This is a predicted structure of a 471-nucleotide part of an RNA (small-subunit ribosomal RNA, 3' major domain) from an uncultured bacterium. The full RNA is in RNAcentral, with records from ENA and SILVA.
Context: one part of a larger RNA
RNA sequence: UGACGGGACCCCGCACAAGCGGUGGAGUAUGUGGUUCAAUUCGACGCAACGCGAAGAACCUUACCAGGCCUUGACAUCCCUUGCAAUGUCAUAGAGAUAUGACGGAGGUUAUCAAGGUGACAGGUGGUGCAUGGUUGUCGUCAGCUCGUGUCGUGAGAUGUUGGGUUAAGUCCCGCAACGAGCGCAACCCUUGUCUUUAGUUACCAUCAUUUAGUUGGGGACUCUAGAGAGACUGCCGAUGAUAAAUCGGAGGAAGGUGGGGAUGACGUCAAAUCAUCAUGCCCUUUAUGGCCUGGUCUACACACGUACUACAAUGGCGCAUAUAACGAGAUGCAAUACGGCAACGUGGAGCAAAACUUUCAAAAUGCGUCUCAGUUCGGAUUGGAGUCUGCAACCCGACUCCAUGAAGUUGGAAUCGCUAGUAAUCGCGAAUCAGCAUGUCGCGGUGAAUACAUUCUCGGGGUUUGCACU
Numbered sequence: 001u002g003a004c005g006g007g008a009c010c011c012c013g014c015a016c017a018a019g020c021g022g023u024g025g026a027g028u029a030u031g032u033g034g035u036u037c038a039a040u041u042c043g044a045c046g047c048a049a050c051g052c053g054a055a056g057a058a059c060c061u062u063a064c065c066a067g068g069c070c071u072u073g074a075c076a077u078c079c080c081u082u083g084c085a086a087u088g089u090c091a092u093a094g095a096g097a098u099a100u101g102a103c104g105g106a107g108g109u110u111a112u113c114a115a116g117g118u119g120a121c122a123g124g125u126g127g128u129g130c131a132u133g134g135u136u137g138u139c140g141u142c143a144g145c146u147c148g149u150g151u152c153g154u155g156a157g158a159u160g161u162u163g164g165g166u167u168a169a170g171u172c173c174c175g176c177a178a179c180g181a182g183c184g185c186a187a188c189c190c191u192u193g194u195c196u197u198u199a200g201u202u203a204c205c206a207u208c209a210u211u212u213a214g215u216u217g218g219g220g221a222c223u224c225u226a227g228a229g230a231g232a233c234u235g236c237c238g239a240u241g242a243u244a245a246a247u248c249g250g251a252g253g254a255a256g257g258u259g260g261g262g263a264u265g266a267c268g269u270c271a272a273a274u275c276a277u278c279a280u281g282c283c284c285u286u287u288a289u290g291g292c293c294u295g296g297u298c299u300a301c302a303c304a305c306g307u308a309c310u311a312c313a314a315u316g317g318c319g320c321a322u323a324u325a326a327c328g329a330g331a332u333g334c335a336a337u338a339c340g341g342c343a344a345c346g347u348g349g350a351g352c353a354a355a356a357c358u359u360u361c362a363a364a365a366u367g368c369g370u371c372u373c374a375g376u377u378c379g380g381a382u383u384g385g386a387g388u389c390u391g392c393a394a395c396c397c398g399a400c401u402c403c404a405u406g407a408a409g410u411u412g413g414a415a416u417c418g419c420u421a422g423u424a425a426u427c428g429c430g431a432a433u434c435a436g437c438a439u440g441u442c443g444c445g446g447u448g449a450a451u452a453c454a455u456u457c458u459c460g461g462g463g464u465u466u467g468c469a470c471u
Stems, first nucleotide, its partner, number of pairs: 002470001004467002007465007015455001019419005026310008034301002042053002064296007073121001077120002079117005088103006123285002126283003132279002134274003137270001139268001144183006150159003163174003189262004194230007204219002208217002233256001236250005312412001316371006328359003333352002338347003378409001383404007425447007
């Protein structure tokens, strides 16, 4: 100087408290451990691994296992030789890889391409993340981390950065042997909230006509769209304060004190994660630890844990009627109307590279009816049967539909998690991946609360100080 303390003081944070809803009990989904297996590929392990890499394992993917095959190789460069071809189609054998054979093929002709040979080499999701680059997590969007010159100290170092106030903030003010500066903070960026203006098509419709319908004429007001501007700065007033910084209250205002949300992550810490995104040193392998194929495995199942979904019901279930979104996506695509089917879906193909058409009927809500507290008209697991779709192919191992079946479960021990406002809770919708497969993930809107006395205590963090057997 740091680190540490079951030392002290100050401050902050859904940290506690005050509340609301969960997890922990049940069933299922999913990940992990364990066990099993020929293989159940590999990685990730307190917070910061465990719906994580994986935005989607039937084959492929695939790295694992069994079996069948190849050895200059599936891929690259160099060298030599040969070819008129290369691409393509078919037949036979085989599980296929592959092997054999047939047909077709005039564009090009120093070449490309193909075949064969030779080694140099290729190849490796083999090892080492404790050899590395790059990328990422984390403390933490916490307010810190440093430097130059000067000064002090023999020196390590100190000062500045401490002190008095204040702030979300090392934010700002005042003081001060310091004076300045840099990386962070803030601002600049995106989005949302108000207004003005420009522009009106595919969007809109107040006035005038018109229609089943903004449908058509028309309009440029409104909504909306997307360009350009305005707007908020403690700017104004009062109080407090040290005449400061600032705080509290008020006015005006769509918005008030960083307006809400996002992006943005300092010096560093954890030899943190990743050699399996990629790159890469070294080591290892080279008729195999490389390559091709078929089938299997990653989906096993006494059990344990994490994360979710669905419930246990009447603030509900069921039936009928009926209202209202936003973000998105669409050509190997989205697919109307119509018809068939109880349904999944099928037939068919209007329109749309889309403010035009489609996806697209949002659902909870509301109205009426019914059930009347039951393991039930709650709950839907499981199982049997019959089907639909995707796809060479749903046996291992897909999703969905219909009929039947109708398990556990009556609110969950110790413990533990999230959340302070358009938030929690609840309701549906979309997208990526994707042939098919979503209770996951990422977005979108609808309805829409309760509580915060206060910092004593728990946890984490920042600052000052003190002790110290550690550095």